[in-house]
Context: one part of a larger RNA
RNA sequence: UGACGGGGGCCCGCACAAGCGGUGGAGCAUGUGGUUUAAUUCGAUGCAACGCGAAGAACCUUACCAGCCCUUGACAUACCAAUAAUCUCUGAGAGAUCGGAGAGUACCCUUCGGGAACCUGGAUACAGGUGCUGCAUGGCUGUCGUCAGCUCGUGUCGUGAGAUGUUGGGUUAAGUCCCGCAACGAGCGCAACCCUUAUUGCUAGUUGCCAUCAUUUAAUGUUGGGCACUCUAGUGAGACUGCCGGUGAUAAGCCGGAGGAAGGCGGGGACGACGUCAAGUCAUCAUGGCCCUUACGGGUUGGGCUACAAACGUGCUACAAUGGCAGUGACAAUGGGCAGCUACCUCGCGAGAGGAUGCUAAUCUCCAAAAACUGUCUCAGUUCGGAUUGUUCUCUGCAACUCGAGAGCAUGAAGUUGGAAUCGCUAGUAAUCGUGCAUCAGCAUGUCACGGUGAAUACGUUCCCGGGUCUUGUACA
Numbered sequence: 001u002g003a004c005g006g007g008g009g010c011c012c013g014c015a016c017a018a019g020c021g022g023u024g025g026a027g028c029a030u031g032u033g034g035u036u037u038a039a040u041u042c043g044a045u046g047c048a049a050c051g052c053g054a055a056g057a058a059c060c061u062u063a064c065c066a067g068c069c070c071u072u073g074a075c076a077u078a079c080c081a082a083u084a085a086u087c088u089c090u091g092a093g094a095g096a097u098c099g100g101a102g103a104g105u106a107c108c109c110u111u112c113g114g115g116a117a118c119c120u121g122g123a124u125a126c127a128g129g130u131g132c133u134g135c136a137u138g139g140c141u142g143u144c145g146u147c148a149g150c151u152c153g154u155g156u157c158g159u160g161a162g163a164u165g166u167u168g169g170g171u172u173a174a175g176u177c178c179c180g181c182a183a184c185g186a187g188c189g190c191a192a193c194c195c196u197u198a199u200u201g202c203u204a205g206u207u208g209c210c211a212u213c214a215u216u217u218a219a220u221g222u223u224g225g226g227c228a229c230u231c232u233a234g235u236g237a238g239a240c241u242g243c244c245g246g247u248g249a250u251a252a253g254c255c256g257g258a259g260g261a262a263g264g265c266g267g268g269g270a271c272g273a274c275g276u277c278a279a280g281u282c283a284u285c286a287u288g289g290c291c292c293u294u295a296c297g298g299g300u301u302g303g304g305c306u307a308c309a310a311a312c313g314u315g316c317u318a319c320a321a322u323g324g325c326a327g328u329g330a331c332a333a334u335g336g337g338c339a340g341c342u343a344c345c346u347c348g349c350g351a352g353a354g355g356a357u358g359c360u361a362a363u364c365u366c367c368a369a370a371a372a373c374u375g376u377c378u379c380a381g382u383u384c385g386g387a388u389u390g391u392u393c394u395c396u397g398c399a400a401c402u403c404g405a406g407a408g409c410a411u412g413a414a415g416u417u418g419g420a421a422u423c424g425c426u427a428g429u430a431a432u433c434g435u436g437c438a439u440c441a442g443c444a445u446g447u448c449a450c451g452g453u454g455a456a457u458a459c460g461u462u463c464c465c466g467g468g469u470c471u472u473g474u475a476c477a
Base pairs, nucleotide, nucleotide: 001477002476003474004473005472007471008470009469010468011467012466013465015461016460019425020424021423022422023421026317027316028315029314030313031312032311034308035307042053043052064303065302066301067300068299069298070297073126077125078124079122080121081120086103087102088101089100090099091098092097108115109114128292129291131290132289133288137286138285139281140280141279142277144275149188150187151186152185153184154183155164156163157162168179169178170177194269195268196267197266199237200236201235202234203233204232205231208227209226210225213224214223240263243257244256245255246254247253319418323377324376325375326374327373335366336365337364340359341358344355345354346353347352384415389410390409391408392407393406394405395404431453432452433451434450435449436448
């Protein structure tokens, strides 16, 4: 000087407390350890692994296993030979692959030798490796933590390691600001600048909108017309403790008030200091070293990654009446669409099928909400719950057996609110309700986004956990 203390002081955080809803019990989905297996590819392992890499394993993916094959190789650059490339038909085989027959004679430059492109054969340099080492590395990322810290120059003090500044008195979300001070300044962080949301002026008015005036119909901004309003998207305004009162040290600030759409960082996002964990990743990629080279490389068919006594994590659905079922049926926002989204019509109980129309989209479309309301059920393992199983179908796709999703009929398991323990959340939040996108042929209870309805509680900081700061002790470095 740090680190540590079941030392002390001060302070903060859904840390506790106050509340609301969960997990832990059930069934299923999904990930993991384990076990099994020819293989169940590999990685991730306290917080900070476990719906994680994987924004989507039937084949492919695929790295794993078994079988069958190739050896200058699936891919790159050189050399030589031969030949256009390419297309069609056909035999064997699970395919990779190995044959057979036919068509085709092209382009550009030319010093007429040839050159360029592609295919085939040959030889050697080499290719190739998701093989090992993340404890050789780059890059990227997690974490403490959006915590308020981490440092430097000069000066001063100390023999020196170092100290000072950065401590103290106040204050703040903040090393934020003020005052004081052997310090004076500065840098990286904080904040601001960026995006979005909340109000509004101006500009613009189609594909958007419809107040006024007409018009059309069974009905509709449908049509004429208009740009007021809504909205869209460009540019401005607006919030700064600016104003008033109190308080404070005449300061920084704090408390209350006014005006205002918004008030003291307005809400949300992006943004992550010096460093820590030899944290994670050699399987995104790159890369040193080591290793394999008729195989640890390459191709293909099939299988596996989907196994299953039991265990753990994360979720979904429930156990019902704030409900189930039936009927009626009002109101969103984001976003997507041409190998696509599909209005509308017909058929089917339905998943869906057949026609047909518009849209490269503020034009057309995906599009239907959940709730409320009315009726019924009347507390039951039920008209709760939907697992499981049988059967008939639909769709995608060469192909749904291993191993997809969906529909109809039948079947109707556990489950009556969950022990110890444990998690999230402070406001348009929790809870609850649906909607959309990515990946994607098909496959979503996951992820990411969007809106609808919309609470309770916070006395407070004694205690638990984590962190900051000052101080103190130390057999630690």

A computed fold for a 477-nucleotide part of an RNA from an uncultured prokaryote, annotated as small-subunit ribosomal RNA, 3' major domain. The coordinates come from a structure-prediction model, not an experiment, and the mean pLDDT is 81. The RNAcentral record of the full RNA draws on ENA.